[in-house]
Predicted 3D model of a 137-nucleotide RNA (c-di-AMP riboswitch aptamer (ydaO/yuaA leader)) from Ferroacidibacillus organovorans.
Order: sequence, then C1' cells, then structure tokens
RNA sequence: AAAAUAGCAUAGCCGAAUCACUUGAAGAGAGUGUACGGAGGACCCAUGUAGUUGGGGUGAACUUUGCAUUGAUGCAAAGCGGGACGACCUUCUCCCGAACCCGUCAGCUAACUCCGGAGGCGUGGGAGGAAAUCGUU
Repeated sequence: AAAAUAGCAUAGCCGAAUCACUUGAAGAGAGUGUACGGAGGACCCAUGUAGUUGGGGUGAACUUUGCAUUGAUGCAAAGCGGGACGACCUUCUCCCGAACCCGUCAGCUAACUCCGGAGGCGUGGGAGGAAAUCGUU
C1' cells in the first nucleotide's frame, strides 16, 4: 500500500410498516392513537357438478421446456413479474423471483365487521426526455 474479516456510525435501500402522546427516576417495557396497508361481507353479475390429488390469503416472488435425481430438489434456457441516484417516461447496466399464514371454508360486493402498522440491509448505478418549484428581466 492492497485485500479480507469484524464492530460502531452514516447518505441512503427493500417493505404497508411512519409519526405523536401517556405511563415509567432515565431506559426497557406497557398503553392509546396515527400516515400508510390487508381480510371478511348483500342485491346485481359471475360460477355445470364433484374433488384429501382439497381450497384460499399476504407478497414481485410465477409459467413452460430440457438435463440430473429414488424423491425433495439442483442446473440451464425462454417467457413473465419486481428492485436500484426523492414523483413520471424511455434506455443501458447490475440484481431479485423468497418466506409465511388460514384450516375443509371465503368469487365480486354497499352498509357493516375484523386485522397489520414488522423486520432486514447499508457509503450512494449511468444517460436522455417531459414536468413541477424558486429567482431575475
């Protein structure tokens, strides 16, 4: 000097998941609300029946083909979906396509009813366009 690993902190990032107040010696914890999210639930409309090989929900997190495999699953390709310099569009580049829940039951759905309001990362991807705001004349 470089690289690797670990800790703390940080611009910031994914996500609905932020903020306020009360209590508490402070803090932790607890409580009440809240930005923002989700589910159930009529007429009408939709739905042929049955399904244990059920069915459904949150979420971008799915589909097809091929190979390997006892299987779970893994790999590759294609299609599709999602994220990255504060809101929109185009494009390049780099990534992600998990996990969990309900419990035989739920189409849509006004009134109405119920629930969440976490967690995890972390020194910043590039270019163009169209807007908005502010200032000056």
The model forms 91% of the base pairs in the Rfam consensus. Its Rfam family is "c-di-AMP riboswitch aptamer (ydaO/yuaA leader)". Its family is annotated with cyclic-di-AMP binding and regulation of gene expression in the Gene Ontology.